[in-house]
RNA sequence: GGAGUCGGCCAGACAGUCGCGUCACGCUCGCGUGCCGAGGAAAGUCCGGGCUCCACAGGGCAAGGUGCCAGGUAACGCCUGGGCGGCGCGAGCCGACGGAAAGUGCAACAGAGAACAGACAGCCGAACGGCAUCGCGAGAUGCGCGUGGUGAUGGUGAAACGGUGCGGUAAGAGCGCACCGCGUGCGGGGACAACGCCGCAUGGCACGGCAAACCCCACCUGGAGCAAGACCGAAUAGGGGGACCAUGAUGCUGCCCGUAUCGUCCCCGGGUUGGUUGCUCGAGUCCUGCGGUGACGCAGGACCUAGAGGAAUGACUGUCCACGACAGAACCCGGCUUACCGGCCGACUCCCUCG
Numbered sequence: 001g002g003a004g005u006c007g008g009c010c011a012g013a014c015a016g017u018c019g020c021g022u023c024a025c026g027c028u029c030g031c032g033u034g035c036c037g038a039g040g041a042a043a044g045u046c047c048g049g050g051c052u053c054c055a056c057a058g059g060g061c062a063a064g065g066u067g068c069c070a071g072g073u074a075a076c077g078c079c080u081g082g083g084c085g086g087c088g089c090g091a092g093c094c095g096a097c098g099g100a101a102a103g104u105g106c107a108a109c110a111g112a113g114a115a116c117a118g119a120c121a122g123c124c125g126a127a128c129g130g131c132a133u134c135g136c137g138a139g140a141u142g143c144g145c146g147u148g149g150u151g152a153u154g155g156u157g158a159a160a161c162g163g164u165g166c167g168g169u170a171a172g173a174g175c176g177c178a179c180c181g182c183g184u185g186c187g188g189g190g191a192c193a194a195c196g197c198c199g200c201a202u203g204g205c206a207c208g209g210c211a212a213a214c215c216c217c218a219c220c221u222g223g224a225g226c227a228a229g230a231c232c233g234a235a236u237a238g239g240g241g242g243a244c245c246a247u248g249a250u251g252c253u254g255c256c257c258g259u260a261u262c263g264u265c266c267c268c269g270g271g272u273u274g275g276u277u278g279c280u281c282g283a284g285u286c287c288u289g290c291g292g293u294g295a296c297g298c299a300g301g302a303c304c305u306a307g308a309g310g311a312a313u314g315a316c317u318g319u320c321c322a323c324g325a326c327a328g329a330a331c332c333c334g335g336c337u338u339a340c341c342g343g344c345c346g347a348c349u350c351c352c353u354c355g
Stems, first nucleotide, its partner, number of pairs: 001351010012320007020037002023034004039326001043337002046335005051225004058257004063221005068082005083097001084095004098216002103214002105210002120154002122150003127147003130143005162180006182203007190195001229277004239268006248262004284303008
């Protein structure tokens, strides 16, 4: 000097004029003054909750969710740290990460054969037969012909049912042995664990992959949702018809048990679409100290930062420069994911050059 990785912050600023909303105070009831007034994602509605109702609401099955270990948190499918695996030269990033020896299932093409398989080429000729030669005979030699043996060699494939060496065999093979490797058990040390290393003993000389296939295992889970719900006021037609009805019906995502209540459902028609509340002080923000690798926790102190209701923050002028992207709350909070113009700060990695 260049290229990157991770973390944090900002989200146009200042001044003036007019305009808008809540709240508070004052007032001559017309208004005046003051404080405050959209986001880091307010977005997606994907998770987790607070809160409200069913409802006094229990148990089981089904169904759904998560899936290494240890922590954090109100909780989570989130976050932190560690392990294992993958990507990257690296700083770092990603992970649908329990179980294939409970069972079922799937794998194109090639290949003999794709899981306790298989015989294409090749090798053998011990065993049972056959043919030929020699021999009086017993038998000997040759062939690889048939039945048969083989899976070491070759080939196919992404992958072929451990590796090296020695013995053994007709030829071979964990067939046997030594070492390695693998499984199981025990011990050590890394704080426990996941996991890895070391040691001892033992085993068989051996049963691949896929569970983001069904499944098995462990843990978790009532439902619906602020258009939830509560209150007030007003109006109408205490309208009409039908079905079930205590051996019944209804209440809960589905089913069963249990339990509570006494009605439940369908069709036609009429009235009200008013107001108040829920609605913002919170698992809140910031600072300091302590503890912790960290997420975070504890203690002390300071602060109050939107509550609209057909939906509030807009327009103009001047200056500055980083020239402003993605984009607007509607009950609230913790996350994740997606979109995004730029700027600032810190730490770390790689490359080049010079000293």
Bacterial RNase P class A, 355 nucleotides, folded computationally. Rfam family: Bacterial RNase P class A. The family's RNA type in Rfam is ribozyme.